[in-house]
RNA sequence: CGGGAUAUGGCGCAGCUUGGUAGCGCGCUUGGAUGGGGUCCAAGAGGUCGCAGGUUCAAAUCCUGUUAUCCCGA
Repeated sequence: CGGGAUAUGGCGCAGCUUGGUAGCGCGCUUGGAUGGGGUCCAAGAGGUCGCAGGUUCAAAUCCUGUUAUCCCGA
């Protein structure tokens, strides 16, 4: 330098193909069961999807550029 993959709550991931309210597990907070802990049950908070722009009534999803990490090639 060229090609490819990945980027989504604190952590690990799904959702993208087929655009239509952003989800799951763990963790966290509150309450209940227990003498307490563990554990179980119930409720809740927390992300506008790496960044920027474009298309669209509507974008995590499509298009373009770009950043970081990893892989392959030179």
This is a predicted structure of a 74-nucleotide RNA (transfer RNA) from a Defluviitaleaceae bacterium.
Its mean pLDDT, the model's own confidence on a scale to 100, is 82.
Its Rfam family is "tRNA". By type it is a transfer RNA. About the family: Transfer RNA (tRNA) molecules are approximately 80 nucleotides in length.
Lineage of the source: Bacteria > Bacillati > Bacillota > Clostridia > Defluviitaleaceae.
It was read from a public genome assembly.